[in-house]
Molecule: c-di-GMP-I riboswitch aptamer
Organism: Salirhabdus euzebyi
RNA sequence: UCUCGACAAAGGCAAAGCUGAUGAAAGUCAGUGACGCAAAGCUACAGGGGCUAAGGUGUAAGUUUUUUACACUAAGCCAGCCAGUUACCGAA
Numbered sequence: 001u002c003u004c005g006a007c008a009a010a011g012g013c014a015a016a017g018c019u020g021a022u023g024a025a026a027g028u029c030a031g032u033g034a035c036g037c038a039a040a041g042c043u044a045c046a047g048g049g050g051c052u053a054a055g056g057u058g059u060a061a062g063u064u065u066u067u068u069a070c071a072c073u074a075a076g077c078c079a080g081c082c083a084g085u086u087a088c089c090g091a092a
Base pairs, nucleotide, nucleotide: 004090005089012037013036017032018031019030020029021028022027035080041085042084043083047082048081049078050077051076055073056072057071058070059069060068061067
């Protein structure tokens, strides 16, 4: 240095649920709470994958009118799905 990860040391993060805020939604933020995590740190157009569909497009129905349903769509998201990248400690 690389790989690896201990019933080690010192610390760290915080799932679901609940409360509040925000958003069309997915989701995000704060508090509470710990299921778990050795990268559960960071990175979301220019790796893969996933979620949502306000707006838009199409189809169908309806209509005095500003309507409804379905399909597609990211310019919105997810890093606690894989991935990329950086990093603390050091038993074997």